RNA sequence: UGUGGGUAGUGGCCACAGCGGGGCGCGAACCGGGGACCCAGAGCACCACCGGGGUGAAUCCGCGCGGCGCGCGGUAGGGCCAUCUUCCAGCCCGAACCCGUCAGCUAACCCGGUAGGCGGCCAACAGGAAGAAAGA
Numbered sequence: 001u002g003u004g005g006g007u008a009g010u011g012g013c014c015a016c017a018g019c020g021g022g023g024c025g026c027g028a029a030c031c032g033g034g035g036a037c038c039c040a041g042a043g044c045a046c047c048a049c050c051g052g053g054g055u056g057a058a059u060c061c062g063c064g065c066g067g068c069g070c071g072c073g074g075u076a077g078g079g080c081c082a083u084c085u086u087c088c089a090g091c092c093c094g095a096a097c098c099c100g101u102c103a104g105c106u107a108a109c110c111c112g113g114u115a116g117g118c119g120g121c122c123a124a125c126a127g128g129a130a131g132a133a134a135g136a
Stems, first nucleotide, its partner, number of pairs: 009121002012118003019027002021024001029114006039104001051102001052099004060074006077093004083132006
């Protein structure tokens, strides 16, 4: 001097996943699900060759290999860029899981979740522009 790892700070990102307290099946807040009339849908019932549904941005198309599946390219859609919003440039994601034959919307009402993961540290991909707010 460079690289890698760990610890403690500090400041951020994805997401509802953070806060408070009297510590509890706790609270408010945020988030998700179920659940009427009306509306939508609908001939009735049963079944499943492949039922259907939910959370989430994560859906769809083409090609290749091929036994499941995997790989490549694109795409609906989504995220980051450090006061905030928008635009430009740039960089990424485009998964996974759950319910169990059952659920349209849905007031009252009912039932749940608040996990997990990742990065920077001033010569930082913490870029630029416009506007706004705040502070001095």

c-di-AMP riboswitch aptamer (ydaO/yuaA leader) from a Micromonosporaceae bacterium, 136 nucleotides, folded computationally. The sequence was found by an Rfam model in a public genome assembly. Rfam family: c-di-AMP riboswitch aptamer (ydaO/yuaA leader). Gene Ontology terms of the family: regulation of gene expression and cyclic-di-AMP binding. NCBI's taxonomy places the organism under Bacteria, Actinomycetota, Actinomycetes, Micromonosporales, Micromonosporaceae.